The part of an RNA shown here (small-subunit ribosomal RNA, central domain) has 350 nucleotides and comes from an uncultured bacterium.

[in-house]
Context: one part of a larger RNA
RNA sequence: CUGGGCGUAAAGCGCGCGCAGGCGGCGCGAUAAGACCGGCGUGAAAGCCCCCGGCUCAACCGGGGAGGGUCGUUGGUGACUGUCGCGCUUGAAGGCAGCAGGGGUGAGUGGAAUUCCCGGUGUAGUGGUGAAAUGCGUAGAGAUCGGGAGGAACACCCGUGGCGAAGGCGGCUCACUGGGCUGACCUUGACGCUGAGGCGCGAUGGCGUGGGGAGCGAACGGGAUUAGAUACCCCGGUAGUCCACGCAGUAAACGAUGCAGACUAGGCGUGGGGGGACUUGACCCCCUCCGUGCCGGAGCUAACGCGGUAAGUCUGCCGCCUGGGGAGUACGGCCGCAAGGCUAAAACUC
Numbered sequence: 001c002u003g004g005g006c007g008u009a010a011a012g013c014g015c016g017c018g019c020a021g022g023c024g025g026c027g028c029g030a031u032a033a034g035a036c037c038g039g040c041g042u043g044a045a046a047g048c049c050c051c052c053g054g055c056u057c058a059a060c061c062g063g064g065g066a067g068g069g070u071c072g073u074u075g076g077u078g079a080c081u082g083u084c085g086c087g088c089u090u091g092a093a094g095g096c097a098g099c100a101g102g103g104g105u106g107a108g109u110g111g112a113a114u115u116c117c118c119g120g121u122g123u124a125g126u127g128g129u130g131a132a133a134u135g136c137g138u139a140g141a142g143a144u145c146g147g148g149a150g151g152a153a154c155a156c157c158c159g160u161g162g163c164g165a166a167g168g169c170g171g172c173u174c175a176c177u178g179g180g181c182u183g184a185c186c187u188u189g190a191c192g193c194u195g196a197g198g199c200g201c202g203a204u205g206g207c208g209u210g211g212g213g214a215g216c217g218a219a220c221g222g223g224a225u226u227a228g229a230u231a232c233c234c235c236g237g238u239a240g241u242c243c244a245c246g247c248a249g250u251a252a253a254c255g256a257u258g259c260a261g262a263c264u265a266g267g268c269g270u271g272g273g274g275g276g277a278c279u280u281g282a283c284c285c286c287c288u289c290c291g292u293g294c295c296g297g298a299g300c301u302a303a304c305g306c307g308g309u310a311a312g313u314c315u316g317c318c319g320c321c322u323g324g325g326g327a328g329u330a331c332g333g334c335c336g337c338a339a340g341g342c343u344a345a346a347a348c349u350c
Stems, first nucleotide, its partner, number of pairs: 003322004007304002012318001014201004021194003025088007033081002035077007042069001049065006091191001092188003096183004103177007110154001115149007125136002162169002206247006215241002220236004258317006266295011299306002323350003332343004
């Protein structure tokens, strides 16, 4: 060095882009670096192993043989890998014609509702709970009608549905913009896959500066409950939640399942596209591609379950695990304004 693993037992980086590296489709030719075969050289002696021999045996010793290298050199082979050349179209990409979508960014705009303000009507309560009380109300509340202000979120449609790499994305309109799917088979001709480092994105909460603040609401105050109640319930309520810019970089960031490709029974839904057949017809029916679900066969699995969206059968590349606690901690380093993040032990103990 060679092991076994990673849905739930320890273990898939939160997600992407991508340098190096690793890996790489079909055909023909060349080469001979890798690879394979042979010759020669060398691989000291001792030792190890085998045989024979010497000390009465053995240890020990002597002789012989075998073995021993990613080695050097030389000759050969040409399947495979590499390299070079020529070619191909299935992988990949592009062009053309269509299609669906809460994909992203910015600007504008709409209605319902809550709250507050002004005015009208009107009078004694209202609110809240298990029951209450704090609270609000005769300085006129609650209820109801009209007007106004402001912020935040978009009921129904809504789906077992769609889009996005993930986080995530939902009123409507416009502008800019990313990706995907389908069709015919036009172009390039392996241009590919993965990806240590690196770079970017990254819910909520948090931080900085400025703005905004309707509702909700950590902290906090009060009322209850209770043995107590630093809670659960109720009345209030600051930060925050919202916007701009900058930082932070975590999560049960989950499908607890890395990415790409190939292959392997079926059945039933659903979203998008194409084709066929048929019709008065949006339909129904058949085929097909992409997505998204349920059930299930073989197979796999410790079982649960997974089962063409694999956890089946294989290939390439990356990440990760190696008993529990100590501990995702200390120390050090890097990053951060801070909070803290990333990397990551040991003693000791069971």
About this RNA: Rfam family: Bacterial small subunit ribosomal RNA.